[in-house]
């Protein structure tokens, strides 16, 4: 260097759930908590998947409401990929 993750050692993250507080939502943040995780570190690069504000079709009881379709929106703890690491084996 490069591969594995058995038993450890020191570490380290933080589901669901509650608060707050962004945000149309989805989901973020940050206290608090532990399902869990050998990358559950970071990267939106391919897919899945969740939202659906605006924008476009409909359609009704028509100056507003319903349905639909659709990310430019989220999701790294869903897969896959890139980049970086603790220890141990080999």
């Nucleotide at each position: 260097a490069c591969u594995c993750g058995a038993u450890a050692a020191g570490a380290g993250c933080a589901a669901a759930c509650c608060u707050g507080u962004u945000g149309a939502a989805a989901a973020g943040c940050a206290g608090g908590g532990a399902c869990g995780c050998a990358a559950a570190g970071c990267c939106a690069u391919g897919g899945a998947u969740c939202u659906a504000a605006a924008a476009c079709a409909g359609g009704a009881u028509u100056u507003u409401c319903c349905u639909g379709u659709u990310a430019u929106g989220a999701c790294a703890g869903c897969c896959a990929g890139g980049c970086u690491g603790c220890c141990g084996g080999g």